[in-house]
The RNA shown here (transfer RNA) has 72 nucleotides and comes from a Candidatus Aenigmatarchaeota archaeon.

Parts: sequence; structure tokens; C1' cells
RNA sequence: GGGCCGAUAGAUCAAUGGUAGAUCGUCGCCUUAAGGUGGCGGAGGCUCCGGGUUCGAGUCCCGGUCGGUCCA
Repeated sequence: GGGCCGAUAGAUCAAUGGUAGAUCGUCGCCUUAAGGUGGCGGAGGCUCCGGGUUCGAGUCCCGGUCGGUCCA
């Protein structure tokens, strides 16, 4: 320098172009003598950045940044 893959909640990951979810963690309540386990509920995201297409973009297109991998 070139090809491919990836970037979404604190962490690990989902998500046919149509209200962004799960698990763990965290907070509250129930349960317990207390803690753990278990049950119920809450908070937590402008989906890496900038454009474009579209009535509508996490998703499609273009450019960039960072990470991984392969080739040179």
C1' cells in the first nucleotide's frame, strides 16, 4: 500500500428498511435471623464520525477514523 471482517447499554452480543433488545452487571422491592440463591420491577443507547438514498436508515450507498485478519 491492497483485500476481507468488525465498531450498538458498564461488559459480551442480537436486531426483514418501520417504537433498538437479550444475558451478565447495577439499583429498588419480595423471600432470609443475615448473606447467598430464587422471584418481580426500574435505570442505563441519539447504534464510531461526516455525507447521500428513502415517507422512514443500526441496516442500503460514498468518504473517513480506530481495531482484527490475510496478501505484498
It matches the Rfam family "tRNA". Rfam links the family to the GO term triplet codon-amino acid adaptor activity. The family's RNA type in Rfam is transfer RNA. Lineage of the source: Archaea > Nanobdellati > Candidatus Aenigmatarchaeota.